[in-house]
This record gives sequence, C1' cells and structure tokens, in this order.
RNA sequence: GGGGCGUUAGCUCAGCCGGUUAGAGCAGCGGACUCAUAAUCCGUCGGUCGCGGGUUCAAGCCCCGCACGCCCCA
Repeated sequence: GGGGCGUUAGCUCAGCCGGUUAGAGCAGCGGACUCAUAAUCCGUCGGUCGCGGGUUCAAGCCCCGCACGCCCCA
C1' cells in the first nucleotide's frame, strides 16, 4: 500500500426483509428473602447505534468518505 471483518448501555454481545417506543446477560442502584453475608427473586437506572455526509416518507440496517481495532496479502 491492497483486501476482508468489526465498532450498538460501564463490560460482553443480539438486532429478521429498512418500519413506528433499540434489546439481553453481567455490573450499578433500590427492595424482598436471611440472625447476617452470599446465592436467588422483584424493580430500577443506563444509548450522539464510532465520526461526517448521502439516498428514502422513514436508516442501527443501504451508499460514500474518514477514524480506530483485528486478520490476510504485498
């Protein structure tokens, strides 16, 4: 330098064919249970969907550029 994949909650990851309020587990916070702790259960908080632009009535999803990470080739 070229190619491929990835980037979504604090962490690890889903998200079907573009569709109306973006989810799960863990962590955090509150509560139940217990003599108490852990475990378990219930509730709750948490998001510029990497950044910029484009297409569309509508974009996490499609297109272009850029950034960062991983892998392959040179």

Transfer RNA from Gulosibacter chungangensis, 74 nucleotides, folded computationally. NCBI's taxonomy places the organism under Bacteria, Bacillati, Actinomycetota, Micrococcales, Gulosibacter. The prediction has a mean pLDDT of 83. The sequence was found in a public genome assembly.